[in-house]
RNA sequence: GGGGCAUUAGCGCAGUUGGUAGCGCGCUUCCAUGGCAUGGAAGAGGUCACGGGUUCGACCCCCGUAUGCUCCA
Numbered sequence: 001g002g003g004g005c006a007u008u009a010g011c012g013c014a015g016u017u018g019g020u021a022g023c024g025c026g027c028u029u030c031c032a033u034g035g036c037a038u039g040g041a042a043g044a045g046g047u048c049a050c051g052g053g054u055u056c057g058a059c060c061c062c063c064g065u066a067u068g069c070u071c072c073a
Base pairs, nucleotide, nucleotide: 001072002071003070004069005068006067007066010025011024012023013022019056027043028042029041030040031039032038049065050064051063052062053061
């Protein structure tokens, strides 16, 4: 220098032939127990890495950028 993959909640990850985002753990509150653990119920938390484009509409398609991993030189 060139190619590929990844980037979504605090952490680990799903998601879609484009239609307003979810799971587990964790966190908060409540209930059960004398208490812890544990179980149950409810809830908070996301500018979907960043910038632009296409579209009525973008996490999803296109272009560029950034970071990480990897292959080639």